[in-house]
Context: one part of a larger RNA
C1' cells in the first nucleotide's frame, strides 16, 4: 500500500453525475394516524409510550406495589420515513452470459374475416387442427384498468360494393398474303427455259368474338394516412374579435403544452436555496403536441426515472487507530 471488517472528537451530504456505499430504522403490546380515494384503500401512514426481575390480585392478559443495571425484543435474527412530479393502471413477462425498464403481456375497448364440410392453418393428397366448438363462437389487426372523451378530410394508397361503357389473354374465327407445283408457256434448231399458275399441302394470319383485372361509378379513417399561406383592420400604443385574397381532399376541434416532444434556451414570471442549466406552478412565440401509431386526468401499485425534506452517518472537511488476510523480508 491492497482486500475484508471494527471504532472515532467537532461538524453532518460540505462528498458525488447521483446519499453510490455505509449508518440509521427494526420484534411484540398500547395510544394515535393526514391529503387523496375507484370507499377497498392510503396505513405498519406519520408520531408517541411500554418491554427485565420479585410480591399480591389473577385461568390468561392486564393491574398495583417493590428491586437492580449505563442499557431489559440487554446477544443474534427482524421496515428508515415524509413529500412533489414523469412514465406505465395493477400481479405478472423479458435480452440464459453487460439492459428488468417507460419495453412485452394484461383484463377492458374496437375494427375486419367466418353460417359450418366455417374462416384460418399444416399437408402435392388422403387427412388433421380449428372443435367432438357454432357468431355470448373461432381467427386476426390496433388500442391497453378506470373516468371524461375520441373532432375534420375518401383527393392519393388499400379494402368493400357496382356493373353501362372503354381496354384486355388463351381459345374461337377465318378475310387475305406467301411458298411449293399438275399444267400453260415468251424465247430457242434443240438442250434449256423467263413469266403465269388450278387443286392439295405448308407458313403467316385481318375483321369479328372473348373473363377477371385495370380505367370508370360509389362507399370506407378505432384502414395506410393527412389536418395551409399572404395582406389589411379597433379613438395612445400593442394586439386583432373582423375583412380580403390564393391554394387544398380537408386545413388541427376538445384537451394538453419550453413537455420522455422546445432548436433559439439556463425562454419569461412565480416558488423552493444564501446561491438552483435540474425540479414544481404558470405563460404560449407548439423550430417540430393532439385525440384507440389514442388525447387528457387518475386512487392503488413500482429493486423504474427526476426534484425536495427529516432522521442518520468516515460520503466528505481530514484523516486516525485497531483486527484478520495479502503485499514485503527470512525460510
Nucleotide at each position: 500500500c491492497c482486500c475484508u471488517c471494527g471504532u472515532u472528537a467537532a461538524g453532518g451530504a460540505a462528498c458525488u453525475a447521483g446519499g453510490c456505499a455505509a449508518a440509521a430504522u427494526a420484534g411484540c403490546c398500547c395510544c394515535g394516524u393526514a391529503a387523496c380515494u375507484u370507499u377497498g384503500g392510503g396505513a405498519g401512514a406519520a408520531g408517541g409510550g411500554g418491554u427485565a426481575c420479585c410480591a399480591c390480585u389473577u385461568u390468561a392478559c392486564a393491574g398495583u406495589g417493590g428491586u437492580c443495571g449505563c442499557a431489559g425484543u440487554g446477544a443474534a435474527u427482524a421496515g428508515g420515513c415524509c413529500u412533489g412530479g414523469g412514465c406505465g393502471a395493477c400481479u405478472g413477462u423479458u435480452u440464459a452470459u453487460c439492459a428488468a425498464a417507460a419495453a412485452c403481456a394484461c383484463a377492458g375497448g374496437u375494427g375486419c374475416u367466418u353460417g359450418c364440410c366455417a374462416a384460418a392453418a399444416c399437408g402435392a393428397a388422403a387427412g388433421u387442427u380449428g372443435a367432438a366448438g357454432u357468431a355470448u363462437a373461432a381467427g386476426u389487426g390496433c388500442u391497453g384498468a378506470c373516468g371524461c372523451c375520441u373532432g375534420c378530410c375518401c383527393g392519393g394508397u388499400g379494402c368493400c360494393g357496382g356493373a353501362a361503357g372503354g381496354u384486355u389473354a388463351a381459345g374461337g374465327g377465318a378475310a387475305a398474303a406467301a411458298g411449293u407445283u399438275a399444267g400453260u408457256g415468251a424465247g430457242g434448231a434443240a438442250a434449256c427455259g423467263a413469266a403465269c399458275g388450278a387443286a392439295g399441302c405448308u407458313u403467316u394470319g385481318c375483321a369479328c368474338u372473348g373473363a377477371a383485372g385495370c380505367c370508370c361509378c360509389g362507399g370506407u379513417a378505432a384502414a395506410c394516412g393527412g389536418c395551409g399561406g399572404c395582406c389589411g383592420u379597433a379613438a395612445c400604443u400593442a394586439u386583432a374579435a373582423c375583412g380580403g385574397u390564393c391554394c387544398u381532399a380537408a386545413g388541427g376541434u376538445a384537451g394538453c403544452g419550453a413537455a420522455a416532444u422546445u432548436c433559439c434556451u439556463u425562454g419569461u414570471c412565480g416558488g423552493g436555496u444564501a446561491a438552483g442549466u435540474u425540479c414544481c406552478g404558470a405563460c404560449c412565440c407548439g423550430c417540430a403536441c393532439g385525440a384507440a401509431u389514442g388525447g387528457c386526468g387518475u386512487a392503488a401499485c413500482g429493486a423504474c426515472c427526476c426534484g425536495g425534506g427529516c432522521a442518520c452517518u468516515g460520503u466528505c472537511u481530514c484523516a486516525a487507530c485497531g483486527a484478520g488476510g495479502g503485499a514485503c523480508u527470512c525460510g

The part of an RNA shown here (large-subunit ribosomal RNA, domain IV) has 331 nucleotides and comes from a biogas fermenter metagenome. The RNAcentral record of the full RNA draws on SILVA. Its Rfam family is "Bacterial large subunit ribosomal RNA". The coordinates come from a structure-prediction model, not an experiment, and the mean pLDDT is 87.